[in-house]
Bacterial RNase P class A from Qipengyuania proteolytica, 413 nucleotides, folded computationally. The gene name in the source record is rnpB.
RNA sequence: CCAGGGGGCCGGGCAGCCGCGGAUGUUCGCAUCCGAGGAAAGUCCGGGCUCCACGAUACGAGGGUGGCGGGUAACGCCCGCCCGGCGCAAGCCGAGGGAAAGUGCCACAGAGAGCAUACCGCCGAUGGCUCCUCCGGGAGAUCAGGCAAGGGUGAAAGGGUGCGGUAAGAGCGCACCGGGGCUUCGGUAACGCGGUCCGCAUGGCAAACCCCACCCGGAGCAAGGCCGAAUAGGGGCGGCGCGCCAGAGUCCUUCGGGGCAACGGCAGGUGUGUUUCGCAUCGACCGCCCGGGUUGGCUGCUUGAGCCAUGGAGCGAUCCAUGGCCCAGACGAAUGGCUGCCGCCGCGGAUACGGUCCGAAUUUCGGAUACCGUCUGCGGAGACAGAACCCGGCUUACAGGCCCCCUGGCACU
Numbered sequence: 001c002c003a004g005g006g007g008g009c010c011g012g013g014c015a016g017c018c019g020c021g022g023a024u025g026u027u028c029g030c031a032u033c034c035g036a037g038g039a040a041a042g043u044c045c046g047g048g049c050u051c052c053a054c055g056a057u058a059c060g061a062g063g064g065u066g067g068c069g070g071g072u073a074a075c076g077c078c079c080g081c082c083c084g085g086c087g088c089a090a091g092c093c094g095a096g097g098g099a100a101a102g103u104g105c106c107a108c109a110g111a112g113a114g115c116a117u118a119c120c121g122c123c124g125a126u127g128g129c130u131c132c133u134c135c136g137g138g139a140g141a142u143c144a145g146g147c148a149a150g151g152g153u154g155a156a157a158g159g160g161u162g163c164g165g166u167a168a169g170a171g172c173g174c175a176c177c178g179g180g181g182c183u184u185c186g187g188u189a190a191c192g193c194g195g196u197c198c199g200c201a202u203g204g205c206a207a208a209c210c211c212c213a214c215c216c217g218g219a220g221c222a223a224g225g226c227c228g229a230a231u232a233g234g235g236g237c238g239g240c241g242c243g244c245c246a247g248a249g250u251c252c253u254u255c256g257g258g259g260c261a262a263c264g265g266c267a268g269g270u271g272u273g274u275u276u277c278g279c280a281u282c283g284a285c286c287g288c289c290c291g292g293g294u295u296g297g298c299u300g301c302u303u304g305a306g307c308c309a310u311g312g313a314g315c316g317a318u319c320c321a322u323g324g325c326c327c328a329g330a331c332g333a334a335u336g337g338c339u340g341c342c343g344c345c346g347c348g349g350a351u352a353c354g355g356u357c358c359g360a361a362u363u364u365c366g367g368a369u370a371c372c373g374u375c376u377g378c379g380g381a382g383a384c385a386g387a388a389c390c391c392g393g394c395u396u397a398c399a400g401g402c403c404c405c406c407u408g409g410c411a412c413u
Stems, first nucleotide, its partner, number of pairs: 001409010012342007020035006037384001041395002044393005049220004062216005067081005082096001083094004097211002102209002104205003119151002121147003126144002129140004159177006178200001179198005185192002224299004234290006243266003249260004268282006306325008344380007353373003356368005
């Protein structure tokens, strides 16, 4: 310098003016302080908090997780390691338990896809056939048959390579590799190194049912709590004579019932008359208390598994100690706009001051060059997106830019 891998961070800064939300103070004029994000997003996991339920480390159903160890409040997250795959490497990817408990599936292609198979092919040892024969046998074809090496199909065809072997073949035999059982040693473990036995004995799929182990009660800040009018309505008590019974009809209905109620009867009050009785009239109103509830207000609400610095333990995730800090709390939902300077990008101009190059020489000098720096003019860009009870994660989106570590290659020393 080229190509690549991993990790971390920023995502404008300062000032002035105007404006918005909140807190505090206030002489009510205002003043001071604070005011979005790394994802505030998706709402996918895990918790806090709240209410409800409860048979209380339970059972059933359903859901989830799944190599091993560690971290954590917890997790499906994170760290370290193991195994497998990919890459020359740095490194990346993996729902990574069980397929000899059982059931099921394996499309298309293919002869055969699970008690494996025989299409092309190979063979003709054995039996039969045809021909020849010196009668010992030989040759041919392949009907029966043998084989699974090679071809072909497929994601996958019952270990792989080689030698021997054979009629041709085949773990049929052997060597190596792979695999399975047992086992020494190392490791907390997953697992690894080795030894020994076994010719190999059971293909894949469990993000198919299923089995095993472990985890999970439900709903959510519209949770939940408090206050609570006016008006209307419900219940109770009291005041006064202000009740009781029955009920045509009518309205509502979850068909059980409930509301209103004329006429009438009993008891009663008031007035009056011809006073053991009759007639008329009245059934309202007021006060207090209780509970529900509409609109609404307050609360929950932001100090928290918090942030920063330093030191320590650990490979690391993370933890411990000390000190410091307070950092949005809105609800028709604030967090914005304008201007200037700086910063960033592009184009142009100026400059030999610095870098750079050349030649001399030695703590420098001379020369070349607008490539970089420097100064300056004009123009431009600024992403993804915005809290809504709060945390820990994951995932997704993101203009532009910065830093660190590592790998491979080339060149030079």